[in-house]
Context: one part of a larger RNA
RNA sequence: CGUUAGGAAUUUUGAGGAGAUCUGACUCUAGUACGAGAGGACCGAGUUGGACGAAUCUCUAGUGUGCCGGUUGUGGUCACCUACUGCAUUGCCGGGUAGCUAUGUUCGGAAGAGAUAAGCGCUGAAAGCAUAUUAAGCGCGAAGCCCACUCCAAGAUAAGAAUUCCCUAGGAGACUCCAGAAAGAAGAUCUGGUUGAUAGGCGCAAGGUGGAAGUGUGGCAACAUACGGAGCCGAAGCGUACUAAUAGG
Numbered sequence: 001c002g003u004u005a006g007g008a009a010u011u012u013u014g015a016g017g018a019g020a021u022c023u024g025a026c027u028c029u030a031g032u033a034c035g036a037g038a039g040g041a042c043c044g045a046g047u048u049g050g051a052c053g054a055a056u057c058u059c060u061a062g063u064g065u066g067c068c069g070g071u072u073g074u075g076g077u078c079a080c081c082u083a084c085u086g087c088a089u090u091g092c093c094g095g096g097u098a099g100c101u102a103u104g105u106u107c108g109g110a111a112g113a114g115a116u117a118a119g120c121g122c123u124g125a126a127a128g129c130a131u132a133u134u135a136a137g138c139g140c141g142a143a144g145c146c147c148a149c150u151c152c153a154a155g156a157u158a159a160g161a162a163u164u165c166c167c168u169a170g171g172a173g174a175c176u177c178c179a180g181a182a183a184g185a186a187g188a189u190c191u192g193g194u195u196g197a198u199a200g201g202c203g204c205a206a207g208g209u210g211g212a213a214g215u216g217u218g219g220c221a222a223c224a225u226a227c228g229g230a231g232c233c234g235a236a237g238c239g240u241a242c243u244a245a246u247a248g249g
Base pairs, nucleotide, nucleotide: 001155006166007165008164009163010162011161012160016152017151018150019149022050023049024048025047026046027045028044034039052108053107054106055105056104060102061101062100063099067095068094069093070092071091072088073087074086075085076084077083112147114145119140120139121138122137175249176248177193178192179191180190181189198244199243200242201240202239203238204237207233208232209231214227215226216225217224218223
């Protein structure tokens, strides 16, 4: 821009397209059928794997560049002690929330239908027999084909269908703008914009770290211990308008 009344939403049909389509072992049937024996099934039922794929983070595991702690060297906070802090690859090290992940978890390729291939048949002449047919007619028959399963899909210009609401010449609506994240290179998308929990802050519980500072006590001291599962805490949960989403175009 088109889809021809216009606009805002919601739900759809499916032309067409994409994906998926894998496979082992074991058990039962059954040591049965078969076979002299050795050996050893079809059909059918079940169990459990591999590879591949999708989703996901409860568990396991990883990361988690400053969340907590330990620690070395050297600086800073007027001097000292303590405490805090800069730099040294995040200084190094031990852990680790959310998120992102796999090695983790869950699930999938199930069942069925149609038309067929090779092949196998029924009926059956030409050709009194025979022959499934290099005849008519009728069947069975594959991981393959078409459906079925999952996803996209009306720019399918043949532009489809249904439902609700709004407007009738200044309104419906959208955008801008702003707070943002489940989104993200930018646009876009999505959640909100005071009739508000959108982000921050704050509160609470969870979770992480692992016992803060200070004071007391013990010890010559390093240090230990009590107050005290302490103090601190990024992303995640619930709540709360304190701050900012004002006003406007």
Annotation:
This is a predicted structure of a 249-nucleotide part of an RNA (large-subunit ribosomal RNA, domain VI) from a Candidatus Saccharimonadota bacterium. Its Rfam family is "Bacterial large subunit ribosomal RNA". Gene Ontology terms of the family: structural constituent of ribosome and ribosome. Model confidence (mean pLDDT): 82 of 100.